[in-house]
RNA sequence: UGACGUAGCUCAACUGGCAGAGCAACUGAUUUGUAAUCAGUAGGUUGCGGGUUCGAGUCCCAUCGUCA
Numbered sequence: 001u002g003a004c005g006u007a008g009c010u011c012a013a014c015u016g017g018c019a020g021a022g023c024a025a026c027u028g029a030u031u032u033g034u035a036a037u038c039a040g041u042a043g044g045u046u047g048c049g050g051g052u053u054c055g056a057g058u059c060c061c062a063u064c065g066u067c068a
Stems, first nucleotide, its partner, number of pairs: 001068005008023004017054001025041005047063001049061003
C1' cells in the first nucleotide's frame, strides 16, 4: 500500500430500501433400530466506535485483526 472481516463452518446480499443459502445443530415423519430421505424449527448488536442519510452489510473517518 492492497484485499478481506456477515449464523457454529463455508459464503451470498446487484444501484443504499424487510439480513439469506448450503453444511452442521435441534424437532417431527419414515425404519425393529441406525444411516439415508422428507418436512419443519432455532441460531446474527454484519469485528469494534463514530459520521452522512428518511433509511447503511453497502458510502465516509478512525480503530482492531487476518492475508499478500
Molecule: transfer RNA
Organism: mouse gut metagenome